[in-house]
RNA sequence: GCCGCUGUGGCGAAAUUGGCAGACGCGCACGGUUCAGAGCCGUGUAUCCUCACGGAUAUGUGGGUUCAAGUCCCACCGGCGGCA
Numbered sequence: 001g002c003c004g005c006u007g008u009g010g011c012g013a014a015a016u017u018g019g020c021a022g023a024c025g026c027g028c029a030c031g032g033u034u035c036a037g038a039g040c041c042g043u044g045u046a047u048c049c050u051c052a053c054g055g056a057u058a059u060g061u062g063g064g065u066u067c068a069a070g071u072c073c074c075a076c077c078g079g080c081g082g083c084a
Stems, first nucleotide, its partner, number of pairs: 001083007010026003019067001027045007046057004060076005
């Protein structure tokens, strides 16, 4: 340099004939159980604004197509693999 695969909350990982984004697990926070802890059980856990109700944004970055994009198209960035 060329080709292919890949990028989703703190971590892993779902959502693919384009149709509610973050299910599920881990971790973490608080509570319960315990003399205390581990374990187990319950609730919560993306970001911003708001006293609250609620609203807006968010799938590596920036564009495009579409009524609708994590998903399709283009460029770029990062990672992995192959060829040279």